[in-house]
RNA sequence: UUUACAUCAAGAGAGGUGGAGGGUUCAGGGCCCUGUGAAACCCAGCAACCGGCGGACGCACGGUGCUAAUUCCCCCGGUUCGUUUUUUUACGAGCCGGAAGAUGCGCA
Repeated sequence: UUUACAUCAAGAGAGGUGGAGGGUUCAGGGCCCUGUGAAACCCAGCAACCGGCGGACGCACGGUGCUAAUUCCCCCGGUUCGUUUUUUUACGAGCCGGAAGAUGCGCA
């Protein structure tokens, strides 16, 4: 990196260093977070996918992961409701599925 499977509405610091950016993507837009201090690192914590231990259940010891907002929203299809329209349509909201993405595990 490819591919298969599982999960993605819950959970997690008013700590230290750090200094301006960040929400990580093809790009862009929206909307947000940020000097009442961003990213990053350390510590702490959450969870429990894999391993380990243990009899189910569990522990949280090891390997990842995670710690603003649904995977912050923006794409495609279906459907329900509301408004609008003579009908078509248009707009808004919700739900289901897909795509894309993230994380883990397995395969090559």